Source information
This is a predicted structure of a 493-nucleotide part of an RNA (small-subunit ribosomal RNA, 5' domain) from a moss metagenome. The full RNA is in RNAcentral, with records from SILVA.

Context: one part of a larger RNA
């Protein structure tokens, strides 16, 4: 000297824009954070002008695998970069080709009996569908087989032949729109492999048996020892292997003239976690934060038989800590889910509140006033300093108060629609009125005298002051740095 998610101590007028549990991934009251779709469906329920309208427990369908949160783990193809997949998947979307025939059996609700304190079940009965299950069609695909051509071995293309493979409908008076099925390509998003590259320690020198490769056979969207049987005896490693200690990684961020250090809070990408530990089920997709099983710990309820949760979502609460905020307002605007669309839902987000935590900007007024007033400090008593500073007159009104007027942000024309907000902004009124402080004056280091005190009190970053004249302690005058701030600790360069 810079920098700071700071943190203490005094002080504190405004406004803007950002920013805020670095500790205990301790714990857990409360509310709220994922729902929609009646234009899939039988069935209830209310209104009804009897045309219909609306509500919605449950079946179905999509969504819930995004969005938000944390950084435990991790020294790793996790990350970055750059390549590869002739070893792959991809729900919505989008463009193209074809299609959507014809039956069947059930089940929730719902009614009855009924068990249990709840939590929740149990029989037996009717019923409906875009739930579910054969049959048909076969543009096409899949599997084997074969003809011929082509690459890189597996393999692509092209002709034939076997076998097996789909569907579902709603809404409209209709045109038609939405849905569904199967294929090819596209997007998009994902998964695998590789090169190279980023800590630390050798007081960690050997390390390894599924290991290291075959083969065979399983598994998977896929390649692989991913898994198995069996065969060889391999594979690594002083270019640091194995172990052990720290760590999410990156874009970047700070500092430096660079080189290079150091860090990785907001934001943006990637990974990984969701009380712990294990697991698999739905589904394109997950081995799921607000799903499921089964185990520990903890809690909380209970008729003691058994049951209930899970904030590293967004307040709020307690612990801990030097220390980090509101149980706020809207879905107005972006986005996201769903829905034919109105809408509906969204603690993402917009926005407001708190905290000078950090930048910035602005104010505490400007001009003129000497017999240099009082007063206070010092003194050689003559003086001399605070000082044009004050009083005083003149003048501004940024701010502040008070009135009035009043946004864009909201769109493709028109209607409508704004949390923020009667906000920001504009006007006018009143008045110098509503606003200055903290830290220093031995050297370094910009500023100096008294007076107490006397090696005590106590300063102190280093050096060193203090033992009777202390510019170094303590107060006063004064003076110099900054300024809504200044110190002082902590950390990095």
């Nucleotide at each position: 000297g810079g920098a700071c998610g700071a943190a203490c101590g005094c002080u504190u007028g405004c406004g803007g824009c950002g920013u805020g549990c670095c500790u205990a991934a301790g714990a857990a009251a409360u509310g709220c954070a994922a729902g929609u779709c009646g234009a899939a469906c039988g069935g209830g329920g209310g209104c009804u002008u009897c045309g219909g309208c609306c509500c919605u427990a449950g079946u179905g369908g999509c969504g819930a695998a995004c969005g938000g949160u944390c950084g435990c783990g991790u020294a790793a193809c996790a990350c970055g970069u750059g390549g590869g997949c002739a070893a792959c998947c991809u729900g919505c979307c989008c463009u193209g080709a074809a299609g959507c025939g014809g039956g069947g059996g059930a089940u929730a609700a719902c009614a009855g009996u009924u068990u249990g304190a709840a939590a929740a079940g149990a029989c037996u009965g009717c019923u409906a569908a875009u739930a579910c299950c054969g049959c048909a069609u076969g543009u096409g695909g899949a599997u084997c087989u074969u003809u011929a051509a082509g690459g890189c071995a597996u393999c692509u293309u092209u002709g034939g032949g076997a076998u097996c493979u789909a569907a579902a409908g709603g809404c409209g008076c209709a045109a038609g729109c939405c849905a569904c099925u199967u294929c090819a390509g596209g997007a998009u998003g994902g998964g695998c492999c590789c090169g190279c590259g980023g800590c630390c320690u050798a007081u960690c020198a050997g390390c390894u048996u599924g290991u290291u490769g075959g083969u065979g056979g399983g598994g998977u969207a896929a390649c692989g020892g991913c898994c198995u049987a069996c065969c060889a005896a391999g594979g690594c490693u002083u270019c640091g292997a194995c172990g052990g200690g720290u760590a999410g990684c990156u874009g970047g961020u700070c500092u430096g003239a660079g080189a290079g250090g150091a860090c990785g809070a907001c934001c943006a990408g990637c990974c990984g976690g969701a009380u712990u530990g294990g697991g698999a089920c739905u589904g394109a997709g997950a081995u799921a934060c607000g799903g499921c099983c089964c185990a520990g710990a903890c809690u909380c309820c209970u008729a003691c038989g058994g049951g209930g949760g899970g904030c590293a979502g967004c307040a709020a609460u307690u612990a801990g800590g030097a220390a980090u905020c509101u149980u706020g307002c809207g879905c107005a605007a972006u986005g996201g889910g769903c829905g034919a669309a109105a809408g509906c839902c969204u603690g993402a987000c917009g926005c407001a509140g708190c905290g000078a935590c950090g930048c910035c900007g602005c104010g505490u007024g400007a001009a003129g006033g000497a017999u240099g007033a009082a007063g206070u400090c010092u003194u050689u008593c003559g003086g001399g300093a605070c000082g044009u500073a004050a009083a005083c007159u003149u003048c501004u009104u940024u701010u502040a108060u008070c009135g009035a007027g009043g946004a864009a942000g909201a769109a493709g024309a028109a209607u409508g629609u704004g949390a923020c907000g009667g906000u920001a902004c504009u006007c006018g009124a009143u008045g110098a009125a509503u606003a200055a402080g903290c830290c220093c004056c031995g050297g370094c280091u910009a500023a100096c005298u008294a007076c107490g005190u006397g090696c005590c009190a106590g300063c102190a970053g280093c050096c060193g002051c203090g033992g009777u004249a202390a510019u170094a302690c303590g107060u006063a005058g004064g003076g110099g740095g900054c300024g809504a701030g200044c110190g002082u600790u902590g950390u990095c360069c």